[in-house]
RNA sequence: AAGCAUAUAGCUUAGUGGAUUAAAGCAUUGAUCUUCUAAAUCAAAAAUCGUUGGUUCGAUUCCAAUUAUGCUUG
Numbered sequence: 001a002a003g004c005a006u007a008u009a010g011c012u013u014a015g016u017g018g019a020u021u022a023a024a025g026c027a028u029u030g031a032u033c034u035u036c037u038a039a040a041u042c043a044a045a046a047a048u049c050g051u052u053g054g055u056u057c058g059a060u061u062c063c064a065a066u067u068a069u070g071c072u073u074g
Stems, first nucleotide, its partner, number of pairs: 001073007010026004028044005050066005
């Protein structure tokens, strides 16, 4: 330098055939229970989907550029 893959909640992932409130586990916070803690149960908060732009009535999803990380080739 070229090609490919990945980027979604604090962490790990799902969703990617365009339209429903973006889903789950762990973690966090609160409550119940308990003498206290842990465990268990219930509830809550947390992501405008790497960034920017385009297409579309409508984009996490399609297209383009770009950033970061990893792999391959030279």

A computed fold for a 74-nucleotide RNA from Jenufa minuta, annotated as transfer RNA. Its mean pLDDT, the model's own confidence on a scale to 100, is 81. Its Rfam family is "tRNA". Rfam links the family to the GO term triplet codon-amino acid adaptor activity. By type it is a transfer RNA. The organism belongs to Jenufa, within Eukaryota.